[in-house]
Context: one part of a larger RNA
Molecule: small-subunit ribosomal RNA, central domain
Organism: uncultured bacterium
């Protein structure tokens, strides 16, 4: 609960797609379902409103009258929603050219650093820290130097820069493959936007089979610090990080800002197009940033990438704690996930 409102006060679903439903450009003609204007009928009496009257007033009662905004037949109109036909191009989309990119997903391949191994110089301490100490080294450690070997990750470029719906994407090459953007051309001709429910994608942890396994590191040890230190600090080190395949399905999934169209002074960067000048430029698109007028806003602040002005759809909120619990139902191998209260308390 026919209100208000959702960047930070409760409140935007994590994104998509897309069913149904809502909503939907410009024209013409016909229908007449909404929509109007009429006439019928009906809408019982009482009540309720106005008048007038009766009981010494009133309550109460009686009589007139309006009113019962309703429905149902009927008959006109056609702006305007809606149907039905035809025709349109400004919305939308298809061709064709041309651009940019860490979108994706596979196969190869490179140097760098790291740990190990081997050998080989070479001698006494590396090592860590506020300080140490565990720890490691004469069975030759560190350190240098040659050689092999694994694994993960790509230094500089690098950038409020790029691409993606989100999540996310970066060594390099080659194959498959989405998406975007721009001038001009020809076609389609409203096909459009929104989207309960359904459906796929969704970091990081985590889970289940097989693999890997350098490095780092929950868990776990031991050394320290302390009054204790189940912590921070050191030294080890298992899951796990990683590959394949399948489950989870949630995050401060943040721009704390739902999608989509419109219209609302300037300025100034940067990407990445396209057009005119070729000295700087300068003019139109398309991201991607700062500042700033109107406006908005409780303020910060937003401000053409609106938090302005407006219009369509859906999604949420409605005092704090109990509580994202409890209980049902759904999903899940579990761990947990989704829906989602009350009592009682301030």
């Nucleotide at each position: 609960u026919u209100g208000g409102g959702c960047g930070u006060a409760a409140a935007g679903g994590g994104c998509a797609u897309g069913u149904a439903g809502g909503c939907g450009g410009a024209u013409u003609u016909g229908c007449a379902a909404g929509c109007u204007u009429g006439a019928u009928g009906u809408g019982a009496a009482a009540u309720c409103c106005c008048g007038c009257a009766g009981c010494u007033u009133a309550a109460c009662u009686g009589c007139g009258g309006a009113a019962c905004u309703g429905c149902a037949u009927u008959g006109g109109g056609a702006a305007c929603u809606g149907c039905a036909a035809g025709a349109c191009u400004a919305g939308a989309g298809u061709u064709a050219c041309u651009g940019a990119g860490g979108g994706g997903a596979a196969a190869c391949u490179a140097g760098a650093a790291u740990u190990c191994c081997a050998a080989g110089u070479g001698u006494a301490g590396g090592g860590g820290u506020g300080a140490a100490a565990u720890c490691u080294g004469u069975a030759g450690a560190u350190a240098u130097u040659u050689g092999g070997a694994a694994g993960a990750a790509u230094a500089c470029c690098a950038a409020u820069g790029g691409c993606g719906a989100a999540g996310g994407c970066a060594a390099g090459u080659u194959u498959c493959u989405g998406g975007c953007a721009g001038a001009u051309a020809a076609c389609u001709g409203a096909c459009g936007c929104u989207g309960a429910g359904g459906u796929g994608c969704g970091a990081a942890g985590g889970u289940g089979c097989g693999g890997g396994g350098a490095g780092c590191a929950a868990a776990c040890a031991g050394g320290a610090u302390u009054a204790g230190a189940u912590a921070c600090c050191c030294u080890g080190g298992u899951a796990g990080u990683c590959c394949g395949c399948a489950c989870a399905g949630u995050a401060a999934a943040c721009g704390a800002u739902g999608u989509a169209c419109a219209c609302u002074a300037g300025g100034u960067g940067u990407u990445u197009g396209a057009c005119c000048a070729u000295g700087a430029g300068g003019u139109u698109g398309a991201g991607u940033g700062c500042c700033a007028u109107a406006g908005c806003u409780a303020a910060c602040g937003c401000a053409a990438u609106a938090a302005g002005u407006g219009u369509a759809c859906c999604g949420c909120c409605u005092g704090g704690g109990a509580a994202g619990u409890a209980u049902g139902c759904c999903c899940g191998c579990a761990a947990g996930g989704g829906u989602g209260a009350a009592a009682c308390u301030c």